[in-house]
RNA sequence: GCUAAUGUAGCUCAGUAGGUAGAGCACCACUCCGGUAAGGUGGAGGUCACGGGUUCGAUUCCCGUCAUUAGCU
Repeated sequence: GCUAAUGUAGCUCAGUAGGUAGAGCACCACUCCGGUAAGGUGGAGGUCACGGGUUCGAUUCCCGUCAUUAGCU
């Protein structure tokens, strides 16, 4: 330099052939227990990497940029 994949909650990851975004762990409160852990209930936490385009509507489709990873040179 070229090609491809990936980018979603603090972390690990789902998701939808376009219609208001979820799980597990972690965090907070309550509960349970003689007590700690575990368990149970509830809660908080997201401009879906960034910018543009298409569309009534984009996390999803298209283009560009950035970052990471892998391959090639």
Predicted 3D model of a 73-nucleotide RNA (transfer RNA) from a Clostridia bacterium. Model confidence (mean pLDDT): 81 of 100.